Source information: The RNA shown here (c-di-GMP-I riboswitch aptamer) has 72 nucleotides and comes from a Desulfobacterales bacterium. The coordinates come from a structure-prediction model, not an experiment, and the mean pLDDT is 83.
RNA sequence: UUAUGAUAAAGCCAAACCAAUCGUGAGGUUGGGACGGAAAGUCACGGGUCCUCAGAUAGCCGGACUGCCAUU
Numbered sequence: 001u002u003a004u005g006a007u008a009a010a011g012c013c014a015a016a017c018c019a020a021u022c023g024u025g026a027g028g029u030u031g032g033g034a035c036g037g038a039a040a041g042u043c044a045c046g047g048g049u050c051c052u053c054a055g056a057u058a059g060c061c062g063g064a065c066u067g068c069c070a071u072u
Base pairs, nucleotide, nucleotide: 003071004070005069012037013036017032018031019030020029021028022027035059041065042064043063045062046061047060048057049056050055
């Protein structure tokens, strides 16, 4: 550097729901919580879905960039 993967070790994130709060709304943020995840890290580029058509959704699919460990 490439590829594969969670068997191991160390860890990481956090669905639904609840409370507060922001937003017309989809939904977001903080705290609790834990369904799950091997990129459930970042990006709204294409599609899908939602949306008061400005937007939202990356934990819907594809794509781009970056990254830990093990093996190769």